[in-house]
RNA sequence: GGGCCCAUAGUCUAGCCUGGUUAGGACGCUGCCCUCACACGGCAGUGAUCGCGGGUUCAAAUCCCGCUGGGCCCA
Numbered sequence: 001g002g003g004c005c006c007a008u009a010g011u012c013u014a015g016c017c018u019g020g021u022u023a024g025g026a027c028g029c030u031g032c033c034c035u036c037a038c039a040c041g042g043c044a045g046u047g048a049u050c051g052c053g054g055g056u057u058c059a060a061a062u063c064c065c066g067c068u069g070g071g072c073c074c075a
Stems, first nucleotide, its partner, number of pairs: 001074007010027004020058001028046006051067005
C1' cells in the first nucleotide's frame, strides 16, 4: 500500500442479506412478596441518538460514501 471481518444497554447477544410494529432476548440493577435472615423462587419496574460524520429515501441499526477503533490475510 491492497483486501476482508467486527462495533447495538453495565455485560453478552438477535435483527442488517430482502429498509417499514414502540430496536427484541438473556444476565444485571431497583421495589414489593416469600424467609427469623440470606439465597432460591414469584410479581412489577428499569436502561441502547444501533462507533462517528455525510448521502439516498416518505421512511435508515439495515442501502451508499468517508472516517475512527479492534482483528485477520496479502504485499

Predicted 3D model of a 75-nucleotide RNA (transfer RNA) from Acidianus sp. HS-5. The organism belongs to Acidianus, within Archaea. RNAcentral records the identical sequence in 6 taxa. Its Rfam family is "tRNA". It is annotated as a transfer RNA. Its mean pLDDT, the model's own confidence on a scale to 100, is 83.